About this RNA:
This is a predicted structure of a 1461-nucleotide RNA (small-subunit ribosomal RNA) from an uncultured Spirochaetota bacterium. Its Rfam family is "Bacterial small subunit ribosomal RNA". Gene Ontology terms of the family: ribosome and structural constituent of ribosome.

[in-house]
RNA sequence: UUGAUCCUGGCUCAGGAUGAACGCUGGCGGCGUGCCUAAGGCAUGCAAGUCGAAUGGUUCCGCGCAAGCGGGACAAUGGCAGACGGGUGAGUAAUACGUAGGAAUCUACCUUUUGGCGGGGAAUAGCUCGGCGAAAGCCGGGGUAAUUCCGCAUAAAAUCGCAAGAUAAAAGGCCUUAACUGGUCACCGAAAGAGGAGCCUGCGUCCUAUCAGCUUGUUGGUGAGGUAAUGGCUCACCAAGGCGAUGACGGGUAGGGGGCGUGAGAGCGUGUUCCCCCACAAGGCCACUGAGAUACGGGGCCUACUUCUACGGAAGGCAGCAACUAGGAAUAUUCCGCAAUGGACGAAAGUCUGACGGAGCGACGCCGCGUGGAUGAGGAAGGCCGAAAGGUUGUAAAAUCCUUUUGUCGGUGAAGAAUAAGCCUGGGAGGGAAUGCCCGGGUGAUGACGUUAACCGGCGAAUAAGCCCCGGCUAACUACGUGCCAGCAGCCGCGGUAACACGUAGGGGGCGAGCGUUGUUCGGAUUUACUGGGCGUAAAGGGCACGUAGGCGGUUCUGUAAGCCUGACGUGAAAGGCUAUGGCUCAACCAUGGCACUGCGUUGGGAACUGCGGGACUUGAAUCAUGGAGAGGGAGCUGGAAUUCCAGGUGUAGGGGUGAAAUCUGUAGAUAUCUGGAAGAACACCAAUGGCGAAGGCAAGCUCCUGGCCACUGAUUGACGCUGAGGUGCGAAAGUGUGGGGAUCAAACAGGAUUAGAGACCCUGGUAGUCCACACUGUCAACGAUGUGCACUAGGUGCUGGGGCGGACGCUUCAGUGCCGGAGCUAACGCGGUAAGUGCACCGCCUGGGGAGUAUGCUCGCAAGGGUGAAACUCAAAGGAAUUGACGGGGGCCCGCACAAGCGGUGGAGCAUGUGGUUUAAUUCGAUGGUACACGAGGAACCUUACCUGGGUUUGACAUGCACAGGAAUACGGCAGAGAUGUCGUAGCGUCGCAAGACGUCUGUGAACAGGUGCUGCAUGGCUGUCGUCAGCUCGUGCCGUGAGGUGUUGGGUUAAGUCCCGCAACGAGCGCAACCCCUACUGCCAGUUACCAACACGUUAUGGUGGGGACUCUGGCGGAACUGCCGGUGACAAACCGGAGGAAGGUGGGGAUGACGUCAAGUCCUCAUGGCCCUUAUGUCCAGGGCUACACACGUGCUACAAUGGUCGGUACAGAGUGACGCGAAGCCGCGAGGUGAAGCAAAUCGCAAAAAGCCGACCUUAGUUCGGAUUGGAGUCUGAAACUCGACUCCAUGAAGGUGGAAUCGCUAGUAAUCGCGCAUCAGCAUGGCGCGGUGAAUACGUUCCCGGGCCUUGUACACACCGCCCGUCACACCAUCCGAGUGGAGGGCACCCGAAGCCGUUAGUUUAACCAGCAAUGGGGGACGACGUCGAAGGUGUGCUUCGUGAGGAGGGUGAAG
Repeated sequence: UUGAUCCUGGCUCAGGAUGAACGCUGGCGGCGUGCCUAAGGCAUGCAAGUCGAAUGGUUCCGCGCAAGCGGGACAAUGGCAGACGGGUGAGUAAUACGUAGGAAUCUACCUUUUGGCGGGGAAUAGCUCGGCGAAAGCCGGGGUAAUUCCGCAUAAAAUCGCAAGAUAAAAGGCCUUAACUGGUCACCGAAAGAGGAGCCUGCGUCCUAUCAGCUUGUUGGUGAGGUAAUGGCUCACCAAGGCGAUGACGGGUAGGGGGCGUGAGAGCGUGUUCCCCCACAAGGCCACUGAGAUACGGGGCCUACUUCUACGGAAGGCAGCAACUAGGAAUAUUCCGCAAUGGACGAAAGUCUGACGGAGCGACGCCGCGUGGAUGAGGAAGGCCGAAAGGUUGUAAAAUCCUUUUGUCGGUGAAGAAUAAGCCUGGGAGGGAAUGCCCGGGUGAUGACGUUAACCGGCGAAUAAGCCCCGGCUAACUACGUGCCAGCAGCCGCGGUAACACGUAGGGGGCGAGCGUUGUUCGGAUUUACUGGGCGUAAAGGGCACGUAGGCGGUUCUGUAAGCCUGACGUGAAAGGCUAUGGCUCAACCAUGGCACUGCGUUGGGAACUGCGGGACUUGAAUCAUGGAGAGGGAGCUGGAAUUCCAGGUGUAGGGGUGAAAUCUGUAGAUAUCUGGAAGAACACCAAUGGCGAAGGCAAGCUCCUGGCCACUGAUUGACGCUGAGGUGCGAAAGUGUGGGGAUCAAACAGGAUUAGAGACCCUGGUAGUCCACACUGUCAACGAUGUGCACUAGGUGCUGGGGCGGACGCUUCAGUGCCGGAGCUAACGCGGUAAGUGCACCGCCUGGGGAGUAUGCUCGCAAGGGUGAAACUCAAAGGAAUUGACGGGGGCCCGCACAAGCGGUGGAGCAUGUGGUUUAAUUCGAUGGUACACGAGGAACCUUACCUGGGUUUGACAUGCACAGGAAUACGGCAGAGAUGUCGUAGCGUCGCAAGACGUCUGUGAACAGGUGCUGCAUGGCUGUCGUCAGCUCGUGCCGUGAGGUGUUGGGUUAAGUCCCGCAACGAGCGCAACCCCUACUGCCAGUUACCAACACGUUAUGGUGGGGACUCUGGCGGAACUGCCGGUGACAAACCGGAGGAAGGUGGGGAUGACGUCAAGUCCUCAUGGCCCUUAUGUCCAGGGCUACACACGUGCUACAAUGGUCGGUACAGAGUGACGCGAAGCCGCGAGGUGAAGCAAAUCGCAAAAAGCCGACCUUAGUUCGGAUUGGAGUCUGAAACUCGACUCCAUGAAGGUGGAAUCGCUAGUAAUCGCGCAUCAGCAUGGCGCGGUGAAUACGUUCCCGGGCCUUGUACACACCGCCCGUCACACCAUCCGAGUGGAGGGCACCCGAAGCCGUUAGUUUAACCAGCAAUGGGGGACGACGUCGAAGGUGUGCUUCGUGAGGAGGGUGAAG
């Protein structure tokens, strides 16, 4: 995530942090911090020198006549230092780092101790002369010094050696002295220390197994070489080892640590600044020097790049501080100073020091301060909101009083400075002595910062507030604008005309010199679960077993001390953290002390538990003996039934098959039936809810071979056990290979059907295969979707196999297999001694959905394919269980003119009417499946009227009040005009009041306002339709459930009904049902005119006409009557049902009114009302004419017909309900008729409309497009109305169309109903086939509920919930995105082999050459060296390559995403 619920599970947010960046904004100070990218390239300056008290010289200055003395500078020789300090993090996964140890080492300067410092020789730079070169620089001759170099002597100690013995040193300078004296700084040998460095070892130290095997100096030995030193560090020989699943080798990534961030912690992330270590210095290789380097500011060589060049050659290395350039979202001054701290050199003064100390820039971070304080209601103005009242901004402002941090101006002014030389002075060692040395005291220069901090004074509220947010999460709401647009968005999601979500404003919330955004990281996330998760159904138990390594392991005694517990010691650097105290006014910051640093090591002690060694035990495990059950496995043999085929017999026309058929088969004889034979495969009944097996699986019988299991009792062994990564074996079906076999069945295939199609379902055939042998495959919903083993934890009831007790029924026990169920568990469903309960041991597996079990790599396979198994990208879900609905071509029960059974229609014709469409200036608008279509409209010629054309009008046709002016209102007439209207004229002059004036009313002017059938029925009220007059819809309390929710309302009966009865964790109640109301059917009483008339009377041609009557009909008021009340039966002793009696009526008697909770954003803004929007000389309003009546066509609803149950003519009978005064209108007369005339009567039980019609009686028509039918058209009329042309109805004469019962389909009706017949009313001047009513005549049928439609209840499934008109799958087309394959192509990295081989070390050397030493008188020789040459190694380069990785690639492939294909 859902309509709602619980759970699983991912996504997202709120917190903290940051070397940050970006947007808006920006007052001050302190302390920190600042190229995370290109270890890209770098102009310029500076960053390492110093010593004249080591040396020779050159030069300058002072003094001096000079010699000389004194001083300064310079290059060179020499010494020390340039191995530190400073930078960076490329490389490095171990030659590193951290921690704890170790032995085979070196160590300049420093400290301590000790012993020395004798005597010779030689060269060389500088310098000079010459040469080469553009330069850089180089070469040659000559000559020179030393603390330069080389011998000799000496040798305490040292090294080597068993010993004898052998080997190796040195330098002076300065001061001083009478001195070759003393001192001091140096120097040499040696020992030790401190600090530093090298080496070795244990442990710790990222990801990847889609890297599983790696290794030849490799592992070890011997010997040698080499080193400061151990060592394959190197070499020769020998051996064949070494490492690896506790992850070697390979690949990727990465400097490590102290620490830092977060977190409750465990952890996770990180390694900027500071400290420690390492590595590097343009990319590589190399050595030299040296105590120390394989050397950032030294050298050689190769490569790349840059610069200079006279083209021959040269020069360079900012990952030092600044600065530049490039890259980038992004990171500072080419600053000051050595005053402090520290370093190098020096005896020292001092010099050098981009280390460092400071300043500058950046809100980059942390901390602190300020932008004023108090009073102040007329609650000002303005803004915003509101219909108004008013609210709010808001004590906020203004105003008054006050303060001065900060700011500005001026002044005062710490601390950082310690001391050095020098001077004064005290003491000490030593010695003859001090001037020298050592230890003190006093005095005594020096400040970059710096116009410092701080303090004092003057001035003046003066110089100083923004940013984000306000739909929920999440604190904070209104208005306007916009209208799925513009935009917002962390997630959910907002925006399609009323947006608290966009933009703006007002208001509010939060933080504040900052505030937001983005990135990253920890947290929340118990969402990798050690602390602290799971796997029946949500993701997750391996298909099953055996078993290796490993993990775990019964009882007891003893030893040990590895784990474990405890004490001590060492270490765990400092900084940081915590804490206490202190210093800057506080804080940040800093200082001092303590704690912590959970670790490692050494050592003492303990012995419960684990481990290890030893001894013992029997309960775990196993073995033997005695029995037992079984489709356990393998092989062989045998059997009967069935099927098909073959042969023969009998026999004849079909058989077969299906929903129905056909293909097929059969007269050449099938099917059927009988006999015989052949073949292969499978084993009915028994049979089960049964048995066996580890799983897959196993079924005729017999025999042989063989595995496992169970029970009982006894004996034996003595923990021999459990689990099990890899491994090995077994492993359904299908499939594969080879060879057999082939009856049945049957993928593929063929044909026939079905169908829109049918690549299917059905049918007829049919090949692989199905069967056997051998070999492979190795998968499945291989499921109990539940790993194996052991133990413990209520019961009940079956089945299978054993044992025990018992006389019997039965009881009991072990092993297995089912059902129900308690506690407990579970999200629920459910599980529940066969656990999914409670524990232990071990293994396997999971971490959102899709992409995908895909790609790629590897591996197995003959193949098919299997195992292992990603990512990019994309979504905010995917999912489990349960709930309520809805739905089902699911089930059960039950209703309804729902079907069926009937009767009559529609659909065909003509016409009427409505709608669509089309047309039109307009054909006004609405209604559109059922639930629009004779509907709004219960009546369009004008009007109506909303539409169109044209003509007018603007406070308006209509309402209210106000102001001003005028006039009673009003009526009539003339003219113009189509009229509206305009204009002129005449008449008229309200009430009150003396009047002014007021009231009423009208006209005109003006501003408010009117007006709108303009839009939105998806903003609404009201009303209505529909499901449906269906029987339902709910509530309170209780109970059940974690919850949605359930129960009640379900169940058994019954009913038209949730109607009633019974039962029941429910008990009651409400809205519905029913009843109460009206009409109708029977009757009683009362009343009787206009109705009625039996009896009485009168009267008429006749008539209740009249008197009268109150009996009857009837009218209309009040009552009665029907309630399953009575009887019988059924039912449960109920409710109720069936039948009957009586009754006018019988089981709601018939009809009506009455419409539950709700559904359809159903209908209506054009009845009315109404929010919002829109129009305002027009979308308002008035008028004339036109239109709504159009007409190729399509549909709905009707009327009239097609005829004889009829038509026509004549005669004749019987209603009910209505209606009538601007009305109904009689009689009479006229007209063929519509009608006219006429006027009586009647506000109506009185008079009129009014004739009812079908019917009945009689006559004609005789089956025909007619004497049916009446459309259409012509003519003549009537009526209404100002007016019948567009466009009324009716009458008469004439005309006489289609139509002969209507295809598919479809509608109504169950009784006074359908059908049929007429009558009335509303609307209305007139106009009815429509609507609403009324009566007359008056049927047929219902077996029944299978089916169609709709509905109710229960139940079931569901991936549906805008709810089946739902949801949803795949292809195709289009766009975009990432990925895979890909002929290739381009780059990067690595390995191996070979070629070439620089510098250089080492080795060899016959060439060239050579100061010291030795020999020699010398020449010369010797020793040693240098150069050259050669050789080993060796960087870069080259060639080859079944390597890895990245980019790109025609084309191909699938995947993902995308409002309307």